Description
A computed fold for a 104-nucleotide RNA from Flavobacterium silvaticum, annotated as SAM riboswitch aptamer (S box leader). The source organism's lineage runs through Bacteria, Pseudomonadati, Flavobacteriia, Flavobacteriaceae and Flavobacterium. The RNAcentral record of the sequence draws on Rfam. Rfam family: SAM riboswitch aptamer (S box leader). Rfam links the family to the GO term regulation of gene expression.
RNA sequence: CCGUUAUCACGAAAGGCCGAGGGAUUAGACCCGCUGAAGCCUUAGCAACCCUUUGCCAAAAGAAGGUGCUACAUUCUACCAAUAAAAAUUUGGACAGAUAACUC
Numbered sequence: 001c002c003g004u005u006a007u008c009a010c011g012a013a014a015g016g017c018c019g020a021g022g023g024a025u026u027a028g029a030c031c032c033g034c035u036g037a038a039g040c041c042u043u044a045g046c047a048a049c050c051c052u053u054u055g056c057c058a059a060a061a062g063a064a065g066g067u068g069c070u071a072c073a074u075u076c077u078a079c080c081a082a083u084a085a086a087a088a089u090u091u092g093g094a095c096a097g098a099u100a101a102c103u104c
Base pairs, nucleotide, nucleotide: 003102004101005100006099007098008097013043014042015041016040017039021032022031023030026078027077028076029075044070045069046068049066050065051062052061053060054059074096079093080092081091082090
């Protein structure tokens, strides 16, 4: 990197370095940002996928360790279907993406 499965409207920030972009990609919208973006480091926290303990299972509890995460629903829309005379709106699904475990 490929594939399979599961989850994705909950939750959780301070400090230091640096210095202009950032919210995955394309387009549009809406936002964040010199009262300091992204990135790196430290500490703290959230969550509970792997994990630990109990248990026949279902499940419950936990957080030492491996990941992950700590603005906005995966920020929203794009494709399909339903709703509607049409548009708008709303809902569901798909695609894409992120994360984890397994696999080649």